Bacterial RNase P class A from a Bacillota bacterium, 424 nucleotides, folded computationally. Its Rfam family is "Bacterial RNase P class A". From the family's description: Ribonuclease P (RNase P) is a ubiquitous endoribonuclease, found in archaea, bacteria and eukarya as well as chloroplasts and mitochondria. The coordinates come from a structure-prediction model, not an experiment, and the mean pLDDT is 76.
[in-house]
C1' cells in the first nucleotide's frame, strides 16, 4: 500500500423567533380548574424482539415433599442470571482470532430405511487353507450333510481397533514396533485436565431419542395494586357445605377456615389522585484485580406522556454528494528542438602506403530515430484548492424501572492485533 480479526465511538452543533410537556418560584383568577411571567429540563444504541434474571405489587403458608419446569466442561464475577470473564477439551482458520445444546452409554429401554451374510457380544454371501472323492501325463479343474478361519472382496453413514513386519496350513494382537482407546501408579494444577511409566490386547454409534445424575426453581402480573368521588337492590332461585366446600398453575400433607359456586335481575362498566422516577443511577479521579468488576472518594439529578409531548422558520459552521475553474506529480501515445552515435557526402588539413585505399581531424542543407536532455500537445490516472448547487437520506419513538442477550443499521473515525507485499 494490501486484505483482514477484536473492540469502542459519532450519526449534527450553537443561536433567535414562536409552538407544545414536565418541575420550581411569583402573581392572578377561583372552589379545585384555568391563565400569565421568569428559569431549569425533554427518546435510544438498540426505546424494538418479548428471549432469560430480578427490583417492586398482590395472593391468611409464599411451610414440606412429589410432579412439572430450567440449567449442565472447570474456576471467579454479579442482587440474580441461560449473562460476563479467565481458563480446559474439541472442530475450523496460514495466522490475529471464531464456534460449541461440552455431565452420563458398563443403570435401563429405544432407533439406525436402503443396501449388505450380518448393524452388537450381530455375523458367512463371494473367498482362503486343510481333508475325502473324480478327472488330467502333468499343471491342474470340479465336487463336498466334513474341519479350520475372518486377514481379502462386496454393501453400508457405521462391520468388535488402525498402520507395518513376523508367524501360520491359511489366517487372527498369535506376536512385536508406533499410534488411538480402556485400566492402574506417578508427578503438576483450587479444578476441568496435563505429562509420565507399566499392562491387557480392545468393552461400536446415538441422550438437539425416553432415560440417569448433579444444581436451582410458589404463582399472578404496572392493565400489579392502593385510595377518593359517584351510583345501587346489604335483590331473587338452585346446588354444596360448618363430620370441612374454600383457600393465585398440578398433587398430597401441614396450616387456616365459614361460607363457596352456578343461573336471573340491578347499579356502575365513568371520573380523578397515588403508584410514576433519587436509581442494585451517571461522571472523573484512585485503590485491588490477568480480567469480568470490588472498594474509596469528589461532583451530578439528565423525560413521567395518558390519545398519548419534545416540533416549525431562520442564520452560521460542520458533514455528504456534485461540481465551473485553478493547480502539483508521475506516466503512455504521437510529433518538435539541442547534443551525442550509425550510415553517407566533401575536404584547402594530417598519417600510413608500391597503387588501389584505409585511418584521423573538420564539415553537411541528406538517411535513421539508436542514446541523453529541454520546452509543449492529447489523453487517462493520484492528489490540492475551489466560486456555486443540492441533501437532512441509516435503523428508528420511552409508557413501572434496572442487568443482560438476539435481531436491525446509509456514512463517517479511533485503538489494538495478523498476514501479503515493496522499500530503507
Nucleotide at each position: 500500500c494490501a486484505a483482514g480479526u477484536a473492540g469502542g465511538c459519532c450519526g449534527g452543533g450553537c443561536a433567535a423567533u414562536c409552538g407544545c410537556g414536565g418541575g420550581c418560584g411569583c402573581c392572578g383568577g377561583c372552589c379545585u380548574u384555568u391563565g400569565g411571567c421568569g428559569u431549569c429540563u425533554g427518546a435510544g444504541g438498540a426505546a424494538a424482539g418479548u428471549c432469560c434474571g430480578a427490583g417492586c405489587u398482590c395472593c391468611g403458608c409464599a411451610g414440606g415433599a412429589c410432579a412439572g419446569g430450567g440449567u449442565g466442561c472447570u474456576g471467579g464475577g454479579u442482587a440474580a442470571c441461560a449473562c460476563c470473564c479467565a481458563g480446559c477439551g474439541a472442530g475450523g482458520g496460514u495466522g490475529a482470532c471464531c464456534u460449541c445444546a461440552g455431565g452420563g452409554a458398563a443403570a435401563g429401554u429405544g432407533c439406525a430405511a436402503c443396501a449388505g451374510a450380518a448393524a452388537u457380544c450381530a455375523u458367512a454371501c463371494c473367498g482362503c487353507c486343510g481333508c475325502g472323492g473324480u478327472c488330467u501325463u502333468g499343471c491342474g479343474a470340479c465336487c463336498g450333510u466334513c474341519g479350520g478361519u475372518a486377514a481379502g472382496g462386496c454393501u453400508g453413514a457405521a462391520a468388535c481397533g488402525g498402520u507395518g513386519c513376523g508367524g501360520u496350513a491359511a489366517g487372527a494382537g498369535c506376536g512385536c514396533a508406533c499410534c488411538a482407546g480402556c485400566g492402574g501408579c506417578c508427578a503438576g494444577g483450587u479444578g476441568a485436565c496435563u505429562g509420565g511409566c507399566c499392562g491387557g490386547c480392545u468393552a461400536g454409534g446415538u441422550a438437539a431419542a425416553c432415560c440417569c445424575c448433579a444444581c436451582c426453581u410458589g404463582g399472578a402480573g404496572c392493565a400489579a395494586g392502593a385510595c377518593c368521588a359517584a351510583g345501587u337492590a346489604g335483590g331473587g332461585g338452585a346446588a354444596g357445605g360448618c363430620u370441612a366446600a374454600g383457600g393465585u398453575g398440578g398433587u398430597c400433607c401441614g396450616c387456616c377456615g365459614a361460607c363457596u359456586u352456578c343461573c336471573c335481575g340491578g347499579g356502575u362498566u365513568u371520573g380523578g389522585u397515588c403508584g410514576c422516577u433519587u436509581g442494585a443511577g451517571g461522571u472523573g479521579c484512585c485503590u485491588g484485580g490477568c480480567a469480568a468488576c470490588u472498594g474509596g472518594u469528589a461532583c451530578c439529578c439528565u423525560a413521567g406522556a395518558u390519545a398519548g409531548a419534545u416540533g416549525a422558520u431562520u442564520g452560521c459552521c460542520g458533514c455528504u454528494u456534485c461540481g465551473a475553474u485553478c493547480u502539483g506529480g508521475a506516466u503512455g501515445c504521437a510529433g518538435c528542438c539541442u547534443g551525442u552515435g550509425g550510415c553517407g557526402g566533401g575536404u584547402a588539413g594530417c598519417c600510413u602506403g608500391u597503387c588501389a585505399a584505409g585511418g584521423c581531424a573538420c564539415u553537411c542543407a541528406g538517411c535513421u530515430u539508436g542514446c541523453a536532455g529541454g520546452a509543449g500537445g492529447c489523453g487517462g490516472c493520484c492528489g490540492g484548492a475551489g466560486a456555486g448547487a443540492a441533501g437532512a437520506c441509516a435503523c428508528a419513538g420511552a409508557a413501572c424501572u434496572c442487568g443482560g442477550c438476539u435481531u436491525a443499521c446509509a456514512g463517517g473515525c479511533c485503538u489494538a492485533c495478523u498476514u501479503g507485499c515493496a522499500a530503507a